[in-house]
RNA sequence: CCUGAAAAGCCAAACUCAUCGUGAGGUGAGGGCGGAAAGCCACGGAUCAGUAAGCUUUCAUCAAGCCUGCCUGAUCGCCGAGCUGCCAAAA
Numbered sequence: 001c002c003u004g005a006a007a008a009g010c011c012a013a014a015c016u017c018a019u020c021g022u023g024a025g026g027u028g029a030g031g032g033c034g035g036a037a038a039g040c041c042a043c044g045g046a047u048c049a050g051u052a053a054g055c056u057u058u059c060a061u062c063a064a065g066c067c068u069g070c071c072u073g074a075u076c077g078c079c080g081a082g083c084u085g086c087c088a089a090a091a
Stems, first nucleotide, its partner, number of pairs: 003088002010035002015030006033077001039083002043080003046075005051069002054066004
């Protein structure tokens, strides 16, 4: 360096409660499905939410649907990029 046997320690999905947010979702407690970067970072893609314009249905409004934004956000435990990093057997 590659790799992931062992031990110690670490993180914590769903779900429940509280709380913040219009929402996606965040935070705290319980919980434990999992994780060797499930540490950091929204840079690229992706998904989701909000919002605005346009289009379709309608005589029109309402409403619903579709689509776009060099619009605003959310998720890094979706996939990549970047930065950092604990322990260690065999090969």
c-di-GMP-I-GGC riboswitch aptamer from Syntrophobacter sp. SbD2, 91 nucleotides, folded computationally. Taxonomically the source falls in Syntrophobacter (Bacteria, Thermodesulfobacteriota, Syntrophobacteria, Syntrophobacteraceae). Its mean pLDDT, the model's own confidence on a scale to 100, is 82.